Large-subunit ribosomal RNA, domain II from a Candidatus Woesearchaeota archaeon, 712 nucleotides, folded computationally. Its mean pLDDT, the model's own confidence on a scale to 100, is 83. It matches the Rfam family "Archaeal large subunit ribosomal RNA". The literature on the family includes a 2002 paper in BMC Bioinformatics by Cannone et al., "The comparative RNA web (CRW) site: an online database of comparative sequence and structure information for ribosomal, intron, and other RNAs". The RNAcentral record of the full RNA draws on ENA.
Context: one part of a larger RNA
């Protein structure tokens, strides 16, 4: 891990709802008793209903006045319904008002549910109490046993020096040390080496070996207890409270698991409450049944209302808020002038004028859109909606996208509202992907579109007209995946618009000119077109600056403006659009899904066609309604949690009925019906039991529980 067998909503008691059936203003027995053993007979104690209201003394109620009405009826009318009214009863003086009131209830049986018990199954860590343990281990406590060998040489001390005497040197004797080296013995650092020997061993290296040293036998101490040189260590492979049994099937809002089919509806992750946030109660939302008996719901239109958002504005408030100019103030800060008194400037603060902006909590205005309301149109509904009432759930962890909001630098981020999906939703498209785009799947066939496609992998146009790009740009709807900036810059290239020059020659180049007064005046060592200030004039001219740039110490020299020539057909600027380039960095080689591709890219435009469970047709199944019934005909179909219905298998039994040694169950194979669970049948093997029909009982259905057991 396979396989095979086991494996989890069960009974009692009460309460409640439905279905059934019996009886009926009444139902019904309990124990027990009997008995041909029977589901008969007997037992009435008892329990429920039959009368409520009041804390309680207490009191103590409609068998039908009246209206409306559903089914059906021509119509009065009308069971049931439903509005009045009238009654009991309490509070009260007395009202108002609250419950109650024109008889339906038992009792069996099955079903759904609820409580209580272990209560659908396995599963705690733990709490209690009685017991067994110190052979292991800590302590100690009796009594016993070992510790090769070798090194250092303390105290004391002989002898010599030495000294007034010692102190105090030397030299020898001596044998201390929780002294060294190391053997056995104890220990268990390291290689985390090797190892697998039934659950920590071996080897290596290293500790430590006269000591608080090792060890042997025999004792003691017991579980909130002991021992502990103290690590919460250790107390029999078990220690922040041992182990066995017992209370026990403790409890677990928490984890896993919970066994056959098909049909018809279908969720919820929301409010409020709670020592409550992993649960759970109520309401919402979902299901099943009744009851009533006509509306419901508002998509669309069109009229009239209401609104204070976006955007926009603020010489229409409140508030922020730039630059000028002016104007008051004159308490205040700075500066100045003055012996001082004061004055001056500026800054500030107010106001006007002009300028530029700004706001969720600001509005002079002011959309689109939303909303009420009425009329019409639609759509459901008597085939019964809308609503009530009963039962039974589950859910109370949500997420993505889109628009609008809050916090955040930003997040696959957080927190809201409206929508919509995914959740519970299959198919097609996006390579590949829960929510993005098309589309809501009952069977089969066949055809037709959708998104989204049509070179080749791959089904379809190497389709067609016209630009556009040379960058492999691209071949990407969007996107966490990744790529680009309304950053910036391109004399790359297309295109539109304006304005101006231009055969009386335009721009660019090309050759010549480019003067003169004057070196303008100031300044300056110097200032001559070219350091700086001021003017910025005149003349000769086709035309030339009181000078556009290099340059010189300052002249000088180059050069531009400018004009003529020469050529000869378009220029120059200026607004804008479309593609494209640079801007553009990441770590193993890489990604338009690939391959490739100058169209297979891109704009606009067109015509085929391919593509899905959409749609359509055909034919069978099903479910509601219609309908006495068949026939038919209308309308429908996803689906988790859940809720309701119907049915298949198993084992026993009652009662009917059959099959089998001329071959029963099992097993193995083959064919068939059935939507399905399952069901016949045929051939083999087996070698004795085994169906059907009906009613009933249930230890009744396995793929999962790190489920159990048992085979390989």
């Nucleotide at each position: 891990g396979c396989c095979g067998g086991g494996g989890a909503g069960u009974g009692c008691a009460u309460c409640u709802c439905a279905g059934u059936g019996g009886c009926g203003a009444g139902g019904c027995u309990a124990a027990c008793c009997u008995u041909c053993a029977a589901c008969a007979g007997g037992g009435a104690a008892g329990c429920c209903a039959a009368a409520g209201c009041g804390a309680a003394a207490g009191c103590a109620a409609c068998a039908a006045g009246c209206c409306c009405g559903c089914a059906g009826g021509c119509a009065a009318c009308g069971a049931g319904g439903g509005g009045c009214g009238g009654g009991g009863u309490g509070c009260u003086a007395a009202u108002c008002c609250g419950c109650c009131u024109g008889g339906a209830g038992u009792c069996a049986c099955u079903g759904g549910g609820a409580u209580u018990c272990a209560a659908c199954c396995c599963g705690a860590a733990a709490c209690c109490a009685c017991u067994c343990g110190a052979u292991c281990u800590a302590a100690u406590c009796c009594u016993g046993a070992g510790g090769a060998a070798g090194g250092u040489g303390a105290a004391g001390u002989g002898c010599g020096g030495g000294u007034a005497a010692a102190a105090c040197c030397g030299u020898g004797c001596g044998g201390a040390g929780g002294c060294c080296u190391g053997a056995a013995g104890a220990g268990g650092u390291u290689c985390u080496a090797u190892g697998g020997g039934c659950a920590a061993g071996u080897g290596u290296u290293c500790u430590u070996c006269u000591c608080a040293c090792u060890u042997g036998g025999g004792a003691u101490u017991a579980g909130g207890g002991g021992u502990g040189a103290a690590a919460a260590g250790c107390c029999a492979a078990u220690c922040g409270a041992g182990a066995g049994u017992g209370g026990u099937g403790a409890u677990a809002g928490c984890u896993g698991g919970u066994u056959c089919c098909u049909a018809u509806c279908g969720a919820a992750g929301u409010a409020g409450g709670c020592g409550u946030c992993a649960g759970u109660c109520u309401a919402g939302c979902c299901u099943g049944g009744a009851g009533c008996g006509a509306g419901c719901u508002g998509a669309c239109a069109g009229g009239u209302g209401c609104u204070g958002u976006a955007a926009a504005g603020c010489g229409a408030c409140g508030g922020a808020u730039u630059g000028g100019g002016g104007g008051u103030u004159a308490a205040g800060g700075c500066a100045u002038c003055g012996a001082a008194a004061g004055g001056u400037g500026u800054c500030g603060a107010c106001c006007c004028c002009u300028u530029g902006u700004c706001c969720a909590a600001c509005u002079c205005a002011g959309a689109a859109a939303g909303u009420g309301c009425c009329u019409g149109u639609a759509g459901c509904a008597u085939a019964g909606a809308c609503c009530u009432c009963c039962a039974g759930a589950g859910a109370c962890g949500g997420g993505g996208u889109g628009u609008c909001g809050g916090c955040g630098u930003a997040a696959g981020g957080u927190u809201g509202a409206c929508a919509u999906c995914c959740g519970a939703g299959a198919g097609g498209g996006g390579a590949a992907c829960a929510a993005c785009c098309c589309u809501g799947a009952c069977a089969u066939u066949g055809g037709u579109u959708a998104a989204g496609g049509u070179c080749c992998c791959a089904a379809a146009a190497g389709a067609c007209g016209c630009g556009u790009u040379a960058a492999g740009u691209g071949u990407g709807a969007a996107c966490g995946g990744g790529a680009a900036a309304g950053a910036g810059g391109g004399u790359a290239u297309c295109u539109g618009c304006g304005u101006c020059c231009a055969g009386a020659g335009a721009c660019a180049g090309c050759g010549g000119g480019g003067a003169g007064g004057u070196u303008g005046g100031c300044u300056u060592a110097g200032a001559a077109g070219c350091a700086g200030c001021c003017u910025u004039c005149c003349u000769u001219u086709a035309a030339a600056a009181a000078g556009u740039g290099c340059g010189u110490a300052a002249c000088a020299g180059c050069u531009u403006a400018c004009c003529c020539g020469u050529c000869a057909a378009g220029g120059a600027c200026g607004c804008g659009g479309g593609u494209c380039c640079c801007u553009a960095a990441a770590a193993u080689g890489g990604a338009c899904g690939g391959g490739g591709c100058u169209a297979a890219a891109u704009g606009c435009g067109u015509u085929a066609c391919c593509g899905a469970u959409a749609c359509c047709a055909a034919u069978g199944a099903c479910g509601u309604c219609c309908c006495a019934a068949a026939a038919g005909g209308a309308c429908g179909g996803a689906g988790u949690a859940g809720a309701u219905a119907g049915g298949c298998g198993u084992a026993c039994u009652g009662c009917g009925u059959g099959g089998g040694c001329a071959g029963a169950a099992g097993c193995c194979u083959c064919u068939c019906c059935g939507u399905g669970a399952g069901g016949a049948g045929g051939g083999g093997u087996g070698g004795a039991c085994c169906g059907c029909g009906u009613a009933g009982u249930a230890a009744u259905g396995a793929a999962a529980a790190u489920c159990c057991c048992g085979g390989c």